[in-house]
RNA sequence: CAAGUAAACCGGGUGACCGCUCUCUUUGAGCUCGAUGCCAAGGGGGGAGGAAAGUCCGAGCUCCACCGGGCGGGAUGCUGGGUAACACCCAGGAGGGGCAACCCUACGGAAAGUGCCACAGAAACAUACCGGUCUGCUGAAGCAGACCAAGGGUGAAAUGGUGAGGUAAGAGCUCACCAGCGGCCGGGUGACCGGUCGGCUGGGCAAACCCCAUCUGGAGCAAGACCGAAUAGGAGGACGACAAGGACGCCUGGCCUGUCCUCGGGUUGGUCGCUUGAGGUGGCGGGCAACUGUCACCCCAGACAGAUGGUCACCGCUUGGUCGGAAGCGGGAGGAAGACCAAGGUCGUAAACUGCUUCCUAUCAAGUACAGAACUCGGCUUACAGGUUUGCUUGGUCU
RNA sequence: GGGCCGCUAGCUCAACAGGUAGAGCAGCUGACUCUUAAUCAGCCGGUUCUGGGUUCGAGUCCCAGGCGGCUCA
Numbered sequence: 001c002a003a004g005u006a007a008a009c010c011g012g013g014u015g016a017c018c019g020c021u022c023u024c025u026u027u028g029a030g031c032u033c034g035a036u037g038c039c040a041a042g043g044g045g046g047g048a049g050g051a052a053a054g055u056c057c058g059a060g061c062u063c064c065a066c067c068g069g070g071c072g073g074g075a076u077g078c079u080g081g082g083u084a085a086c087a088c089c090c091a092g093g094a095g096g097g098g099c100a101a102c103c104c105u106a107c108g109g110a111a112a113g114u115g116c117c118a119c120a121g122a123a124a125c126a127u128a129c130c131g132g133u134c135u136g137c138u139g140a141a142g143c144a145g146a147c148c149a150a151g152g153g154u155g156a157a158a159u160g161g162u163g164a165g166g167u168a169a170g171a172g173c174u175c176a177c178c179a180g181c182g183g184c185c186g187g188g189u190g191a192c193c194g195g196u197c198g199g200c201u202g203g204g205c206a207a208a209c210c211c212c213a214u215c216u217g218g219a220g221c222a223a224g225a226c227c228g229a230a231u232a233g234g235a236g237g238a239c240g241a242c243a244a245g246g247a248c249g250c251c252u253g254g255c256c257u258g259u260c261c262u263c264g265g266g267u268u269g270g271u272c273g274c275u276u277g278a279g280g281u282g283g284c285g286g287g288c289a290a291c292u293g294u295c296a297c298c299c300c301a302g303a304c305a306g307a308u309g310g311u312c313a314c315c316g317c318u319u320g321g322u323c324g325g326a327a328g329c330g331g332g333a334g335g336a337a338g339a340c341c342a343a344g345g346u347c348g349u350a351a352a353c354u355g356c357u358u359c360c361u362a363u364c365a366a367g368u369a370c371a372g373a374a375c376u377c378g379g380c381u382u383a384c385a386g387g388u389u390u391g392c393u394u395g396g397u398c399u
Numbered sequence: 400g401g402g403c404c405g406c407u408a409g410c411u412c413a414a415c416a417g418g419u420a421g422a423g424c425a426g427c428u429g430a431c432u433c434u435u436a437a438u439c440a441g442c443c444g445g446u447u448c449u450g451g452g453u454u455c456g457a458g459u460c461c462c463a464g465g466c467g468g469c470u471c472a
Base pairs, nucleotide, nucleotide: 001395002394003393004392005391006390007389008388009387010386012315013314014313015312016311017310018309020047021046022045023044024043025042026041027040028039030038031037049370053381054380056379057378058377059376060375061220062219063218064217067253068252069251070250071249072248073216074215075214076213077212078092079091080090081089082088093107094105095104096103097102108211109210113209114208115205116204117203129152130151131148132147133146134145135144136143137142160178161177162176163175164174165173179201180200181198182197183196184195185194186193187192224272225271226270227269234263235262236261237260238259239258244257245256246255279298280297281296282295283294284293285292286291316368317367318366319365320364321363322362324360325359326358327357328356329355330354331353338347339346340345400471401470402469403468404467405466406465409424410423411422412421418455426442427441428440429439430438448464449463450462451461452460
């Protein structure tokens, strides 16, 4: 310098004018019986994000009158840790990808059971189509019986792989190495790793049912509480105390109540919930890390048709064009000059001019991402113009 | 703001515990008819909303995104 990889961060700035929302405060002989309420005028302060998004997980909070048991249903799925909790995070193991830095993984169980594996193929779970070998009938072809699973063929997948021995031909039949499985020993908290022994060796799918382990009641701030206002506690239907209903379904214990469905009517006001919180920033300590302990400081949007905006000027950034300058590479050029010469040729340094790339200066034009709080947090996922910083890897060049 | 569903041919819908996507209407061509309609025969038409994963194989199973609809004081 180029390519790559991992992590952290920023994501426009300044000024003027005109506005919006919340809050504090001052003034008023305003409204009001009066006021801390309302209104008017002035002043001070706060006012979107890394994802505020998707609503995919986990919680807080609130209600379902309050609860217990069982079955179903749902979620998670290598190990250890973190956390309020999680499907998240950290560290590690195994497998896979990459030369490497590094990255990815829904990664329990297929000897618990059931099911499926289309087409092709003899056979998809228990088999022999072609084939190989032996025996018999035989002169041969062929037929029959027995053995085999090495080779061929089909398929996504065919009964461990390679080599040697062995055999009538073959085969873990035997042996060596490799892959898997099981037993034993050692190490590790554990996933697992290492060694050794045993020929023990018939697939795949659980993002099919299922089994195992762990967790799990439901609904959501339009939850819900209070005040005020208003009104038809109306009509129809179902069931009816041996019944019906009570917030996932079924069964059940106990408790409570007449319950449920449909239609119709009224109110569309205010306050609380509502932002001080598993909160931020910094120091010190523990831990490889996620995270955590402690001390100090800080308060940082709260609307309810829903604020956080608009215009102008200057600057910044990005892209493209033009003028000028510099550097590099190429054309000019298999070539002037020059050198050698066996006189045919051979070697070979440039320049004018010109093309491309990069950088700098000036100027013009266009653009300036994704997107916007609505009960609040912790995560995940998705979208995102452009930019900054740091660690590491590979390759090239120079010293 | 919260919750719940659905995307398959131009339209309306099918497709069994995954096996290679059909039906009706519409459209086109032909027959019948003097002509049209009706009827009959044939044909055309799909990246199953998009992307990724599991699997030998995905409309179907899983994950992420997009679009549309319904509902809640």